Context: one part of a larger RNA
RNA sequence: ACGAACGCUGGCGGCGUGCCUAACACAUGCAAGUCGAACGGGACCGCAAGGUUCAGUGGCGGACGGGUGCGUAACACGUGAGGAACAUAUCCAACGGCGGGGGAUAGCCGGCCCAACGGCCGGGUAAUACCGCGUACGACCUUUUGGUGGCAUCACCGAGGGGUGAAAGCAGCAAUGCGCCGAUGGAGUGCCUCGCGGCCUAUCAGCUAGUUGGUGAGGUAAUGGCUCACCAAGGCGACGACGGGUAGCUGGUCCGAGAGGAUGACCAGCCACAUUGGGACUGAGACACGGCCCAGACUCCUACGGGAGGCAGCAGUGGGGAAUAUUGCGCAAUGGGCGAAAGCCUGACGCAGCGACGCCGCGUGUGGGAUGAAGGUCUUCGGAUUGUAAACCACUGUCGGGAGGGACGAAGCUCUGACGGUACCUCCAAAGGAAGCACCGGCUAACUCUGUGCCAGCAGCCGCGGUAAUACAGAGGGUGCGAGCGUUGUCC
Numbered sequence: 001a002c003g004a005a006c007g008c009u010g011g012c013g014g015c016g017u018g019c020c021u022a023a024c025a026c027a028u029g030c031a032a033g034u035c036g037a038a039c040g041g042g043a044c045c046g047c048a049a050g051g052u053u054c055a056g057u058g059g060c061g062g063a064c065g066g067g068u069g070c071g072u073a074a075c076a077c078g079u080g081a082g083g084a085a086c087a088u089a090u091c092c093a094a095c096g097g098c099g100g101g102g103g104a105u106a107g108c109c110g111g112c113c114c115a116a117c118g119g120c121c122g123g124g125u126a127a128u129a130c131c132g133c134g135u136a137c138g139a140c141c142u143u144u145u146g147g148u149g150g151c152a153u154c155a156c157c158g159a160g161g162g163g164u165g166a167a168a169g170c171a172g173c174a175a176u177g178c179g180c181c182g183a184u185g186g187a188g189u190g191c192c193u194c195g196c197g198g199c200c201u202a203u204c205a206g207c208u209a210g211u212u213g214g215u216g217a218g219g220u221a222a223u224g225g226c227u228c229a230c231c232a233a234g235g236c237g238a239c240g241a242c243g244g245g246u247a248g249c250u251g252g253u254c255c256g257a258g259a260g261g262a263u264g265a266c267c268a269g270c271c272a273c274a275u276u277g278g279g280a281c282u283g284a285g286a287c288a289c290g291g292c293c294c295a296g297a298c299u300c301c302u303a304c305g306g307g308a309g310g311c312a313g314c315a316g317u318g319g320g321g322a323a324u325a326u327u328g329c330g331c332a333a334u335g336g337g338c339g340a341a342a343g344c345c346u347g348a349c350g351c352a353g354c355g356a357c358g359c360c361g362c363g364u365g366u367g368g369g370a371u372g373a374a375g376g377u378c379u380u381c382g383g384a385u386u387g388u389a390a391a392c393c394a395c396u397g398u399c400g401g402g403a404g405g406g407a408c409g410a411a412g413c414u415c416u417g418a419c420g421g422u423a424c425c426u427c428c429a430a431a432g433g434a435a436g437c438a439c440c441g442g443c444u445a446a447c448u449c450u451g452u453g454c455c456a457g458c459a460g461c462c463g464c465g466g467u468a469a470u471a472c473a474g475a476g477g478g479u480g481c482g483a484g485c486g487u488u489g490u491c492c
Base pairs, nucleotide, nucleotide: 001490002489004488005487006486007485008484011362012361013360014359015358016357017355018354019320024318025317026316028315029314030313033060034059035058038057039056041054042053043052044051045050067273068272069271077197078196079195080194081193082192083191086190087189088188091186092185093184095182096181097180099133101131102130108123109122110121111120112119113118139164140163141162142161143160144159145158146157147156148155149154169178170177171176199245200244201243206236207235208234211233212232213231214230215229216228217227218226248270249269250268251267252263253262254261255260275296276295277294278293279292298309299308300307301306326352328351329350330349334348335346336345337344338343365395366394367393368392375386376385377384378383399433401428402427403426404425405424409419436481437480438479439478440477441462442461443460447476448475449474450473451472457464458463
């Protein structure tokens, strides 16, 4: 010093913090939806206009946020460079465009199969869903050419020819607004490459066939043995290759005068993972925690044919353990998703609850009070001590209690507060409800009596205890800390 635990004790508040072990298994609820101003329809209300609601098609989001630390000794991380080898939905700035057609399909209706999950056939329908056509420059491919520059391959700017590639509407009376397509730049984000840096082990000394390089091809947003065919025989290593062990990395944190040592909980950045292993699909982005497929283990349902599931999200349960919390409230704030908006969703978050787990603050009274009361303890029996301590007198009112009032946080006007009738303010009663723990042989502050008799026991080290023990046990007294005090563990 601590994310601590254990023992004894425990009044209040603020701010923090709380499975370090089994990345063990999980009942239940919630944790990602939203848009009717993209679309057709069902149900309901209505005379109508229209409205409410619902599954479906479609769009955006589900790649964020939240969790964990298994794996990883690696360009994973930190730091500094490079990309003349790259991508980027939404957002911002500036530019141009949105013409004309088509065929389907879910929902729905009818029929059928099925224990369930679910599925099949027929009919018919819409779109900002899907597909041609036209147009299209600056975009891409190819080709001719001028200029500038550089870092090998080349990069940038300009002119010309050929070819390829677009689009969608909705709301509104309208103005217009929101969208859609092509292309440029930016912002932010991501991807790739490299220098340097940070564990142990030589009782691991040799390792390597896609291995090292080349040519060509495939693949990717892009470089590259990334993959493949062929060719060559290379590449790494005592400056520690290869192997083994351990480990997420960092900003930081703790100790220390520093050098340095140890560590990586909370908070923040990056990485990895989501029952175990593998795989791709969709998409701007995933090889995707609450998506899909396959295989394994496990659990559950079953009509035995077949199906369903994944808390290392928030609570919670069992188990493990010395040990770690509520199946709480709210979207009021901050932030996120969708929406034109109203708004909806949000166990992110804001709060509350539990735990002296930590830090900090406050209280448990203040002043007076000697017959130095009683009692206790000791005693040389005179007394000493507990001790101004108590009683008693006077006073005060923090915290707690009662009563009344009562916020800021709300974001220019109105409305909107979970916390919360909380904080805070005023008044009232009343010393009342609030002190323990360890130690007292030396180190080390603090001493006597009784019991015990190498017993019972103590102990961090030295060591105490065998009949007067300041060392065991109890008591009186004292010392040190104090809502804590000790013990244990770990680091310096």
Notes: Predicted 3D model of a 492-nucleotide part of an RNA (small-subunit ribosomal RNA, 5' domain) from an uncultured bacterium.